Order: sequence, then C1' cells, then structure tokens
RNA sequence: CGGUCCGUAGCUCAACGGUAGAGCGUCCGUCUUAUACACGGAUGGUUCCUGGUUCGAAUCCAGGCGGACCGA
Repeated sequence: CGGUCCGUAGCUCAACGGUAGAGCGUCCGUCUUAUACACGGAUGGUUCCUGGUUCGAAUCCAGGCGGACCGA
C1' cells in the first nucleotide's frame, strides 16, 4: 500500500428491508433455619461515526474510525 471479515444490552451472540431479541449477569419476590439450586417478575440499547437510497435501514450503498486475518 492492496484485499477479506467483523463492530448490536455490563458479557457472549441473534435479528439478512417492516415493533431491536435470547442466554448469562444485576435487582426484587417465592422456596429454605440460613445460603445455594430451582421457579416467577423486573432491569436493560443514540445497533462504532457521518452522509445517501427507500414509504420504511441494525440490515442496502459511499466515506471515515477501530479490531482480526491474508497478500505485497
């Protein structure tokens, strides 16, 4: 310098144009003498940034930023 992939909740990841979700975590409750387990409920987000396309964008397009890898 060129190319490929990735960036979404505190963490690990879904959602592939039409209400942003799950598990774990955290908090509360039930249970127990008590703790843990189990069960029920609650808590959660400027989807990396800027612009474009579209009635509608996490998703498609362009540029930028960050990370991993490949080539030179």
Model confidence (mean pLDDT): 82 of 100. The RNA shown here (transfer RNA) has 72 nucleotides and comes from a Candidatus Kerfeldbacteria bacterium. It matches the Rfam family "tRNA". Rfam classes the family as a transfer RNA. The source organism's lineage runs through Bacteria, Bacteria candidate phyla and Candidatus Kerfeldiibacteriota. The RNAcentral record of the sequence draws on ENA.